[in-house]
RNA sequence: GACCGAUAAUGCCAAACCUUUCGUAAGAGGGGGACGGAAAGCAACGGGUCUUAAGAAGCGAGAUGGCCGAGCUGCCGAA
Numbered sequence: 001g002a003c004c005g006a007u008a009a010u011g012c013c014a015a016a017c018c019u020u021u022c023g024u025a026a027g028a029g030g031g032g033g034a035c036g037g038a039a040a041g042c043a044a045c046g047g048g049u050c051u052u053a054a055g056a057a058g059c060g061a062g063a064u065g066g067c068c069g070a071g072c073u074g075c076c077g078a079a
Stems, first nucleotide, its partner, number of pairs: 004077002012037002017032006035066001041072002045069003048064005
């Protein structure tokens, strides 16, 4: 240094649920709250899933990084 990842240290994030705001919706932001997380940091490029008001499908438009892959960056150091 690479791989790897502990009943280690230091801090970090925060699912469900409640509440409030925004949105047609998926969902997102704030507050409370912790199931979990070594990238649960960034980022919608590929795939998946989900939504789309006014019947369905499609197109288009969106949502999801806490579904997966690729990319960029990053703390610690037992085996």